[in-house]
Molecule: transfer RNA
Organism: Lachnospiraceae bacterium
RNA sequence: GGCCUGUUGGUCAAGCGGUUAAGACGUCGCCCUCUCACGGCGAAAACAGGGGUUCGAUUCCCCUACAGGCUG
Numbered sequence: 001g002g003c004c005u006g007u008u009g010g011u012c013a014a015g016c017g018g019u020u021a022a023g024a025c026g027u028c029g030c031c032c033u034c035u036c037a038c039g040g041c042g043a044a045a046a047c048a049g050g051g052g053u054u055c056g057a058u059u060c061c062c063c064u065a066c067a068g069g070c071u072g
Stems, first nucleotide, its partner, number of pairs: 001071007010025003018055001027043005048064005
């Protein structure tokens, strides 16, 4: 240099052209407890950036950035 794959809350991780974008851990609040832990209930928190296609894009296409792999 070429090719392929990936990028989603703080972390891990599902997802599909039309959802309120799941779940787990973590954080915060309340309950429980003499206190802590455990446990229960609840809350906040995310689609890498820019274009394109489409009535509608996190999802499809292109470019860029970053990460990983294969290879001349």